[in-house]
RNA sequence: CAGAGUAGGAGAACGUGCGUUAAGUGCCGCGCGGACGGAGAGUUGCCGUGCGGACGAAAGCCCUCAGGGAGGAGGGCUGCGGUACGUUCUUCGCAUCUCGCUG
Numbered sequence: 001c002a003g004a005g006u007a008g009g010a011g012a013a014c015g016u017g018c019g020u021u022a023a024g025u026g027c028c029g030c031g032c033g034g035a036c037g038g039a040g041a042g043u044u045g046c047c048g049u050g051c052g053g054a055c056g057a058a059a060g061c062c063c064u065c066a067g068g069g070a071g072g073a074g075g076g077c078u079g080c081g082g083u084a085c086g087u088u089c090u091u092c093g094c095a096u097c098u099c100g101c102u103g
Base pairs, nucleotide, nucleotide: 001103002102003101008092009091010090011089012088013087014086015085016084017083018081019080020079027053028052029051030050031049032048033047034046038099039098040097041096059078060077061076062075063074064073065072
């Protein structure tokens, strides 16, 4: 002087669920907690969580059951949801500082 490597983030495919009686996702505020290359430190960045607030989506068909009917219960298929988790692939990647590692 050059380079590698973490947690984690994003996207795609597949699988299993959840919701469709609207939870979840996303947004804002406050509080709490956690993680952040091999070591130490570490943010106004990241993640999780509690409370509050604003906004807000799509259902259709079929079968079964009991029922006089109205209406109801359960299930299946196709959809829908900035839906959850898992696997695989791709991609980004220690805010930053010091030391270390490889050449």
The RNA shown here (THF (Tetrahydrofolate) riboswitch aptamer) has 103 nucleotides and comes from a pig gut metagenome. The sequence is in RNAcentral, with records from MGnify. Rfam family: THF (Tetrahydrofolate) riboswitch aptamer. Rfam's curators write: Tetrahydrofolate (THF) riboswitch was first reported for Ames et al. as an RNA motif in 5' untranslated (5'-UTR)regions of folate transport and biosynthesis genes in Firmicutes genomes.